This is a predicted structure of a 116-nucleotide RNA (Glycine riboswitch aptamer) from uncultured Rubrivivax sp.
RNAcentral holds the sequence, with entries from MGnify.
NCBI's taxonomy places the organism under Bacteria, Pseudomonadota, Betaproteobacteria, Sphaerotilaceae, Rubrivivax.
The coordinates come from a structure-prediction model, not an experiment, and the mean pLDDT is 79.

RNA sequence: CCUCACUGGAGAGAGGCGGUGCGGUCGAAUCGACCGAAUCGCCCACCGAAGGGGCAAGCGCAGGUCGGGCUGGAUGCGGCCGGCGUCAAUCUCUCAGGUAAAGCGGACAGCGGGGA
Numbered sequence: 001c002c003u004c005a006c007u008g009g010a011g012a013g014a015g016g017c018g019g020u021g022c023g024g025u026c027g028a029a030u031c032g033a034c035c036g037a038a039u040c041g042c043c044c045a046c047c048g049a050a051g052g053g054g055c056a057a058g059c060g061c062a063g064g065u066c067g068g069g070c071u072g073g074a075u076g077c078g079g080c081c082g083g084c085g086u087c088a089a090u091c092u093c094u095c096a097g098g099u100a101a102a103g104c105g106g107a108c109a110g111c112g113g114g115g116a
Base pairs, nucleotide, nucleotide: 001115002114003113004112006110007109008108013044015043016042017041018040019039020038022036023035024034025033026032027031045099046098047097051095052093053092054091058086059085060084061083063081064080065079066078067077
């Protein structure tokens, strides 16, 4: 550093409109009404801790300029200036994902096993 198991683990609308089918309840001839969540499309408001994007110092590369030193000649030195590359996060963006409870997910942390 990777992986497995267990434990803990935040934030933000039970949002609006329309369609589709599912489940339940009521009535019923066909079928209709209501409720619930799911899914698809559109709209508005939000969250940051899957993932993803961006940035610092530093480091590297060559360039300009000033200074110093040396010499047959060159390279090597130091300061300043901007350029390119590399470059972190719990920062930031909000693409993705997410926004009642439950469930799922969840950076990260603890304990243990295995591997490089």
Record summary:
Rfam family: Glycine riboswitch aptamer. About the family: This family represents the bacterial glycine riboswitch.